RNAcentral holds the sequence, with entries from ENA. Transfer RNA from a Nanobdellota archaeon, 74 nucleotides, folded computationally.

RNA sequence: GAGCUCGUAGCUUAGUUUGGUGGAGCACCCGACUGAUAAUCGGGAGGCCCGAGGUUCAAAUCCUCGCGGGCUCA
Numbered sequence: 001g002a003g004c005u006c007g008u009a010g011c012u013u014a015g016u017u018u019g020g021u022g023g024a025g026c027a028c029c030c031g032a033c034u035g036a037u038a039a040u041c042g043g044g045a046g047g048c049c050c051g052a053g054g055u056u057c058a059a060a061u062c063c064u065c066g067c068g069g070g071c072u073c074a
Base pairs, nucleotide, nucleotide: 001073002072003071004070005069006068007067010026011025012024013023020057028044029043030042031041032040050066051065052064053063054062
C1' cells in the first nucleotide's frame, strides 16, 4: 500500500439476508423462598446501535467517507 471482516447494554452477543416497536445470557437492583447464605423463581433498571454525510415516508440494517480492532496479501 491492497483485499476481507468486525464495531449494538458493564461483559459476551442476536437482529443486517427481506429497511418498519432493538432482544437474550451473565453481571447489577428489588422481592419471594431459607434460621441464614447459596441455588432457584418473579420483577426492574440499563442501548437513540463507532463518527459524519447521503438515499428513503421511515436506517442498527442500504450507499459514501473517516476512526478503531482482527485476518490475509505485497

Lineage of the source: Archaea > Nanobdellati > Nanobdellota. Rfam family: tRNA. It is annotated as a transfer RNA.